[in-house]
RNA sequence: GCGGGUAUGGCGGAAUUGGCAGACGCGCCGGAUUUAGGUUCCGGUGGGCGACCGUGUGGGUUCGAGUCCCACUACCCGUA
Numbered sequence: 001g002c003g004g005g006u007a008u009g010g011c012g013g014a015a016u017u018g019g020c021a022g023a024c025g026c027g028c029c030g031g032a033u034u035u036a037g038g039u040u041c042c043g044g045u046g047g048g049c050g051a052c053c054g055u056g057u058g059g060g061u062u063c064g065a066g067u068c069c070c071a072c073u074a075c076c077c078g079u080a
Base pairs, nucleotide, nucleotide: 001079002078003077004076005075006074007073010026011025012024019063027045028044029043030042031041032040046053047052056072057071058070059069060068
C1' cells in the first nucleotide's frame, strides 16, 4: 500500500427487518438488615435548570439512521 473486522453510559455488553437508544450484568448513590463492615433485599443511576442533546469524526439518503451510503480517524487481523 491492499483486503477484512471493530468503535454504543463509569466498565463489560444488548438493540432481530431502519421505528421508544442503552436491555442485562458490574460499579456507583439512597434505604432496609448489622454494634460496624461485608453478604442479602428494595429503589435510583447518559448529559443539561430547561428547550433539547447524546451510538469514533464529518457529510449524505429517509417522515424517521446505532442500523443504509460516502469520506476520514483510532485500534485489531490477514497479505505483499